The part of an RNA shown here (small-subunit ribosomal RNA, central domain) has 346 nucleotides and comes from an uncultured bacterium.
Context: one part of a larger RNA
RNA sequence: UUGGGUUUAAAGGGUCCGUAGGCGGAUUUAUAAGUCAGUGGUGAAAGUUUGCGGCUCAACCGUAAAAUUGCCAUUGAUACUGUAAGUCUUGAAUUACUAUGAAGUGGUUAGAAUAAGUAGUGUAGCGGUGAAAUGCAUAGAUAUUACUUAGAAUACCGAUUGCGAAGGCAGAUCACUAAUAGUAUAUUGACGCUGAGGGACGAAAGCGUGGGUAGCGAACAGGAUUAGAUACCCUGGUAGUCCACGCCGUAAACGAUGGUUACUAGUUGUUUGAACUUCGGUUUGAGUGACUAAGCGAAAGUGAUAAGUAACCCACCUGGGGAGUACGUUCGCAAGAAUGAAACUC
Numbered sequence: 001u002u003g004g005g006u007u008u009a010a011a012g013g014g015u016c017c018g019u020a021g022g023c024g025g026a027u028u029u030a031u032a033a034g035u036c037a038g039u040g041g042u043g044a045a046a047g048u049u050u051g052c053g054g055c056u057c058a059a060c061c062g063u064a065a066a067a068u069u070g071c072c073a074u075u076g077a078u079a080c081u082g083u084a085a086g087u088c089u090u091g092a093a094u095u096a097c098u099a100u101g102a103a104g105u106g107g108u109u110a111g112a113a114u115a116a117g118u119a120g121u122g123u124a125g126c127g128g129u130g131a132a133a134u135g136c137a138u139a140g141a142u143a144u145u146a147c148u149u150a151g152a153a154u155a156c157c158g159a160u161u162g163c164g165a166a167g168g169c170a171g172a173u174c175a176c177u178a179a180u181a182g183u184a185u186a187u188u189g190a191c192g193c194u195g196a197g198g199g200a201c202g203a204a205a206g207c208g209u210g211g212g213u214a215g216c217g218a219a220c221a222g223g224a225u226u227a228g229a230u231a232c233c234c235u236g237g238u239a240g241u242c243c244a245c246g247c248c249g250u251a252a253a254c255g256a257u258g259g260u261u262a263c264u265a266g267u268u269g270u271u272u273g274a275a276c277u278u279c280g281g282u283u284u285g286a287g288u289g290a291c292u293a294a295g296c297g298a299a300a301g302u303g304a305u306a307a308g309u310a311a312c313c314c315a316c317c318u319g320g321g322g323a324g325u326a327c328g329u330u331c332g333c334a335a336g337a338a339u340g341a342a343a344c345u346c
Stems, first nucleotide, its partner, number of pairs: 004317003007300002012314001014201004021194003025088007033081002035077008048066007091191001092188003095184006103177007110154001114150008125136002162169002206247006215241002220236004258313006266291011295302002319346003328339004
């Protein structure tokens, strides 16, 4: 390079936006760049292939033809691709109306629980475990009542529920913002798809500065257990967990399944629209689950939400280890991240 692949064997980028590029709906006319056909020129000789001939044959040599798949010029063809100019509406977008939701940001606020404080009642234990002990408690604990303060999280509703590009999102309410779906054939008229580089977002942990700190709780201390116990269990407990601003840029970032479009038997739930209705339902969109036909698959399985049948674009894979290491470079305050080998070995 060709070919083959990427749910689980190696392999889908964490997600989206988007530049270049690649690819791109219907129809008319023009053009003739790509494309196709003809003709001319050129494509040195040798070599190669074929025919014939010469050395007794052969190698070798001579001769003729072919080939030289190319390039240039020219004359035509116009289906497809391109280009130019029009037209169209079904792709895409917009508008109007309606609906939906834990979508986002900021503010306000509620109740339960927990902890602490103060006061009251009250007396000897409480707590914890497999059993204990450390711990707390006559300086009055635990329990119980009242009041106060603080921070964090939102029981029930709650669900194979819903929303979001992904990460993710859950008390109530207000403001601001975004999205999706349906109905209408109202508007534009291919404005589209994908997307190397690039940009933005991106759980948890971690980092910087300043706050906050109820509960939980790496580290740490003590008590147990044990042969030991740097653990599992218990009593404490600092970072952290929370907020603001700024970094980090990774996860089994998973559906281990890239995006878009079209097509291909059915059955049954559910969420949310629309139309009709005899109010029982029926039809038609958009999601989200289960089962299954064909097909696919090594099988497990998948099966209109495809891993089926096709098209376009991107990313990635090529035996195990060495190794996601070394070196270099870029980014980062650091931790480290990204890119990413080889020797050697089986």
The full RNA is in RNAcentral, with records from ENA and SILVA.